[in-house]
Molecule: small-subunit ribosomal RNA
Organism: uncultured bacterium
RNA sequence: AAUUCGCCCUUAGAGUUUGAUCCUGGCUCAGGAUGAACGCUGGCGGCGUGCCUAACACAUGCAAGUCGAACGGACGAGAGGAGCUUGCUCCUCAAGUUAGUGGCGGACGGGUGAGUAAUGUAUGAGCAACCUGCCUUUCAGAGGGGGACAACAGUUGGAAACGACUGCUAAUACCGCAUAAUGUACAAUGGAGGCAUCUCCGAUGUACCAAAGGAGCGAUCCGCUGAAAGAUGGGCUCAUAUCUGAUUAGUUAGUUGGUGGGGUAACGGCUCACCAAGACUGCGAUCAGUAGCCGGACUGAGAGGUUGAACGGCCACAUUGGGACUGAGAUACGGCCCAGACUCCUACGGGAGGCAGCAGUGGGGAAUAUUGGGCGAUGGGCGAAAGCCUGACCCAGCAACGCCGCGUGAAGGAAGAAGGUCUUCGGAUUGUAAACUUCUUUUAUGAGGGACGAAGGACGUGACGGUACCUCAUGAAUAAGCCACGGCUAACUACGUGCCAGCAGCCGCGGUAAUACGUAGGUGGCAAGCGUUAUCCGGAUUCAUUGGGUUUAAAGGGUGCGUAGGCUGUGCGUCAAGUCGGGGGUGAAAUUCCGGUGCUCAACACCGGGGCUGCCCUUGAUACUGUCGCGCUGGAGUGCGGAUGCCGCCGGAGGAAUGAGUGGUGUAGCGGUGAAAUGCUUAGAUAUCACUCAGAACACCGAUUGCGAAGGCAUCUGGCGAAUCCGUAACUGACGCUGAGGCACGAAAGCGUGGGGAUAGAACAGGAUUAGAUACCCUGGUAUUCCACGCCGUAAACGAUGAUGGCUAACCGCCGGCGACAGACUGUCGGUGGCCAAGCGAAAGCGAUAAGCCAUCCACCUGGGGAGUACGUCGGCAACGAUGAAACUCAAAGGAAUUGACGGGGGCCCGCACAAGCGGAGGAACAUGUGGUUUAAUUCGAUGAUACGCGAGGAACCUUACCCGGGCUCGAACGGCACCUGGAUCGCCCAGAGAUGGGCGAGUCUUCGGACAGGUGUCGAGGUGCUGCAUGGUUGUCGUCAGCUCGUGCCGUGAGGUGUCGGCUCAAGUGCCAUAACGAGCGCAACCCUUGCCGCCAGUUGCCAUCAGGUGAUGCUGGGCACUCUGGCGGGACUGCCACCGCAAGGUGUGAGGAGGGGGGGAUGACGUCAAAUCAGCACGGCCCUUACGUCCGGGGCGACACACGUGUUACAAUGGGUGGUACAGAGAGUUGAGUGUACGCAAGUGCAUUCUAAUCAAGAAAGCCAUCCUCAGUUCGGACUGGGGUCUGCAACCCGACCCCACGAAGCUGGAUUCGCUAGUAAUCGCGCAUCAGCCAUGGCGCGGUGAAUACGUUCCCGGGCCUUGCACACACCGCCCGUCA
Repeated sequence: AAUUCGCCCUUAGAGUUUGAUCCUGGCUCAGGAUGAACGCUGGCGGCGUGCCUAACACAUGCAAGUCGAACGGACGAGAGGAGCUUGCUCCUCAAGUUAGUGGCGGACGGGUGAGUAAUGUAUGAGCAACCUGCCUUUCAGAGGGGGACAACAGUUGGAAACGACUGCUAAUACCGCAUAAUGUACAAUGGAGGCAUCUCCGAUGUACCAAAGGAGCGAUCCGCUGAAAGAUGGGCUCAUAUCUGAUUAGUUAGUUGGUGGGGUAACGGCUCACCAAGACUGCGAUCAGUAGCCGGACUGAGAGGUUGAACGGCCACAUUGGGACUGAGAUACGGCCCAGACUCCUACGGGAGGCAGCAGUGGGGAAUAUUGGGCGAUGGGCGAAAGCCUGACCCAGCAACGCCGCGUGAAGGAAGAAGGUCUUCGGAUUGUAAACUUCUUUUAUGAGGGACGAAGGACGUGACGGUACCUCAUGAAUAAGCCACGGCUAACUACGUGCCAGCAGCCGCGGUAAUACGUAGGUGGCAAGCGUUAUCCGGAUUCAUUGGGUUUAAAGGGUGCGUAGGCUGUGCGUCAAGUCGGGGGUGAAAUUCCGGUGCUCAACACCGGGGCUGCCCUUGAUACUGUCGCGCUGGAGUGCGGAUGCCGCCGGAGGAAUGAGUGGUGUAGCGGUGAAAUGCUUAGAUAUCACUCAGAACACCGAUUGCGAAGGCAUCUGGCGAAUCCGUAACUGACGCUGAGGCACGAAAGCGUGGGGAUAGAACAGGAUUAGAUACCCUGGUAUUCCACGCCGUAAACGAUGAUGGCUAACCGCCGGCGACAGACUGUCGGUGGCCAAGCGAAAGCGAUAAGCCAUCCACCUGGGGAGUACGUCGGCAACGAUGAAACUCAAAGGAAUUGACGGGGGCCCGCACAAGCGGAGGAACAUGUGGUUUAAUUCGAUGAUACGCGAGGAACCUUACCCGGGCUCGAACGGCACCUGGAUCGCCCAGAGAUGGGCGAGUCUUCGGACAGGUGUCGAGGUGCUGCAUGGUUGUCGUCAGCUCGUGCCGUGAGGUGUCGGCUCAAGUGCCAUAACGAGCGCAACCCUUGCCGCCAGUUGCCAUCAGGUGAUGCUGGGCACUCUGGCGGGACUGCCACCGCAAGGUGUGAGGAGGGGGGGAUGACGUCAAAUCAGCACGGCCCUUACGUCCGGGGCGACACACGUGUUACAAUGGGUGGUACAGAGAGUUGAGUGUACGCAAGUGCAUUCUAAUCAAGAAAGCCAUCCUCAGUUCGGACUGGGGUCUGCAACCCGACCCCACGAAGCUGGAUUCGCUAGUAAUCGCGCAUCAGCCAUGGCGCGGUGAAUACGUUCCCGGGCCUUGCACACACCGCCCGUCA
């Protein structure tokens, strides 16, 4: 210190369902691990690890031998001797070698995990039911004989393997005899003990059973036999534990037990004969699938989950299956026999073999090493020993396969080098990084030295290995990669690509500005590795013992009775099973943990400790649970008295209604619907009256009521049966609760048999509706609906809420009782409702009838779909029911609530929204715009409302962007710089379509720098090319609608709400009242302009009342500023006053006064919506073009024309058209202009004179009024089109102008469906002016005045909008979502 206790410490989450929120819930990620594999990369060392697949097949070598001191032979270096021919033969001795006999060992060691779910394993017991070679201790013993078989020799068979016959021989080989006990068996017997059978000890008798020798001169040593004991190793038995499936529920005949025999080392149905009928099983038998088990390992906070490589223990197996032999031990990996498969040899007759030993080969596979060295150490076998053997083992080799350690340099170094990348072009970054200077030498290389491991007294003995280690030398020298960079998750830019190529663990990226693809630069992380894949645990409290749930998210059984089981009131006692304490045994070692020690550290190894949470034995305690016993009355039940009800079953009775029958009255329809038709009816219906029949259901009462376990139950009445409640306290004495299986009940529909059949009415028929209508509606109508008996067994069988008991604030009803009777009030018990406190809940909500707080038991759930499906089984007559998966697929599915949007939902309100009116459009001709078509081009844009007389307030050229053709390339315009040239500029001529080119003539300034012009070069150009979905700005629309928000506070877990809701009022979120809100902002209104009334001031170009003058006439003139008017400044209007209504705000009024209740008109457009419109008005990011997509010029086109649409003009006529006469405006423009007068011309217009830079000049306003013609017609309407002739503008009127005159005189006679504008000086109608502009295609646009209506009951409906509310599966928001079929 580990351990215990207390404190401390440990226990982390994130992304993804939504417009947003909370919850439920799944999916995914971050961590750790591996006998791994794959991709890229790779310097060194130490320690480990390395066929997870084919228990597939194996070439070759090795892996179990040893003992000559058990035995007989054989060979035999060498030594001695003999013969002698001097190099041969023989004899003796003999170290040594050894085939065979014999002994011991080959049952260990080594491998593998096929089988095995228990003949296994783990833990703990037991054997009074057993064995044990070698080893240790003790006791006793070894006397004397016998016969063989190998070897060997000979003969012989066979290709071989291998034999056969004859003969000889030894032993520690084999066999008798003797000896014989503490052995065995039997008989009788004493003692002790235990655990049932029994066991142990002793004594007696009978019978039976042993032995081997070898070495040594010897001492002695090694062996041998019997017995007892020990140790070691085994055998057997029991208890507990040990995977999944019930879509496996029954299994079993040696099966279960007994008696007896046999067998075994031993118990036992182990085996056999007989007898009995048992044995196992819901606490899961049997069957099926999978699997060697454990110590441990990984993970985890733990509890657990997963796993069983390496190391250790046990088991099983050895090519497959079977069998025994030998032996102490095997049913034997490198023994035998048989059978099978396979391989090999063969002379075809027959033989041989077994790597799951170590290497190695083929094969399989994503994948796993050397046919290495050594017995030096440790260990094993044999031997007396020397020693031999040992692929056990110790080492080395290969592999980043894992863990650990080290290195690839260190310090200084800013001109912040070069290069790279980005850039707003300034710079930033890579980056002290490099270079450079100084230093070091781990590693590497070379050289020198050089171990421990070797041990007991000495000597000897090292595979590893000249290795580790030490010293010296050389020189920064030999040594860095991989992955990632959208979020989770640390780390960002550029280019390329353009829903392609690709990425991706989940969410998701990519459709031209990709931090998400690819590349580069940079950055982050780890590092000799880094990523990926696979698998396990974690996160996952997502199977919840610790530690979940079931009203609506998945989940309460349809209901009751009840078996097993679980749980169980109160007092006293008993025992001690559970429980708790003490002690003991065991829990192998290794591992983990703690403290040390040794390798330079670490990994690793070693020592000590702790732990191993378990099991067993023993001893104690007795509160609780339990056992047994005796009591109690509170739980439960019984009795007695009272009460209640649509409770059940059987029978009887009743009236209304409906339909039918018969008869009467009566006549033309009835019936039915949104409207109709089918249907019925003159053969008399419907209607109505009378009588009769049938079946079914029971109006009113009736309810927020009552009863029942649920399903369910309703006319009245009788009978039978059951239940509940209240009161009482006589009786029993825990008799209780729940309830897997089981049994019973169980709406409607359906089924079987037999009845019945009025009504209603699936199917079916017909009629309608409809695009269709196999529907909704109508007319009929079978089964069915009703009864009896029998099935079925399901429902949104719902309170979507299992049963029982207890506890926890109030308030208000109803039903049944009680407190003597009646009433009021009140209390109490049981039931049934409402609203709420605490609490609970995701919220909605629940709240004594809990979804609150507790207890007991049962049932059920674990993402969505597939699917309550398939298969199997059970039930059913069938229909079908019960039980109940998987493959595959998705990243969600879902609950509650919030804000919007939406509704052929509701309420309130508004608007020329409808209605009421007036006039139009849609038909005609023309003008103009658009679509389409055409074209060389018909430039582009705008496209429901919100494009279409729109951009364009004016396309003959120009404009012009389009097309054709001809030119230019510093360019048509502009700026900077450099150089060169030049008298700037103007006129004319020639070629050409012109641009352009060429030529001629006239004609400058200078301070000599230049100004100015041209040319060359260069840097900037230019683009109406693309993207309005990259943008700014501007605009349309909802909509001049009344809304849109904020601060603080309050409410809600939150999104959010409140305020802003409600009542009244208003044009208005306008105001008042009320109010958990109080205030405020942007909008509304007002402030601004104009118009309408009055006053003051001023008085020309305006005006003229008064005065004067004058004219053919006129404010024409003097004069004046009163009036009109002009244009400045003020006043005025505020529901201020009155009456009524109202709390007030305000409203009403025929009120007074008056312009009166916002006086009319304009400007003014909240937060936002439509990726609305515009890159061609302008600006601007990005992309694109650069002798062209730029620019200049001529011509053409934008003006085309079968057709379709929009907007307009003119008409169709008499309220009109023509002609003549005559009256009255406003606003605006004008000197490149507007005109006027006059002359000419029919006119457009032309000539001359003249006014006005404008309250000064000029302008006939028209409709109107007066008069006249036309008289209802394709016209005296209408004017298109066409012909002819002119005028004007302009460089030019062909394509392609306007106007004038003459002539021609089309369609059109009031317009289908449908549709537009307008509420008062408005609609309608009439003319006048202006912008653009040379002119004009203007009938358009913008203004001005003249004349001047009708109608609005009203808000049901259509359209649009506002507020409140409700539903929702929508949120791109109903042009939504979504289902089915087909492709």